[in-house]
Molecule: SAM riboswitch aptamer (S box leader)
Organism: Pedobacter africanus
């Protein structure tokens, strides 16, 4: 990094510094001075890679990752119901991991 594959309805916060934004992007809807984002410390979750065993699986937790809301919801296509909304499926976009360049 413009590529490939897999997963994304589960899970998991306290403190210090600081001080106004944040949830990718548009709309919506939310969070936020009862303290946003960020940095640091200490925890925690999970199990992609990794290690290991008695290998359809279990255990550990070294490398990542994560720790409001389903990836917060929607947008594009299709099906169904219905009457201008709803349900479901798929795509696109995004995030993370492993690989590749």
């Nucleotide at each position: 990094u413009a590529c490939u594959u897999a997963u994304c309805c589960a899970g998991a916060a306290a403190g210090a510094c600081u001080g106004a934004g944040g949830g990718a992007a548009a709309g919506g809807c939310c969070c936020u001075g009862u303290g946003a984002a960020g940095u640091c410390u200490u925890g925690g979750c999970a199990a992609c890679c990794u290690g290991u065993a008695u290998u359809u699986u279990g255990c550990a937790a070294g490398g990542u990752g994560c720790u409001a809301a389903u990836u917060c919801c929607u947008a594009c296509c299709g099906u169904c119901a219905g009457g201008u909304u709803g349900a479901c499926g798929g795509a696109a976009a995004g995030a993370u991991a492993a690989g590749a360049u």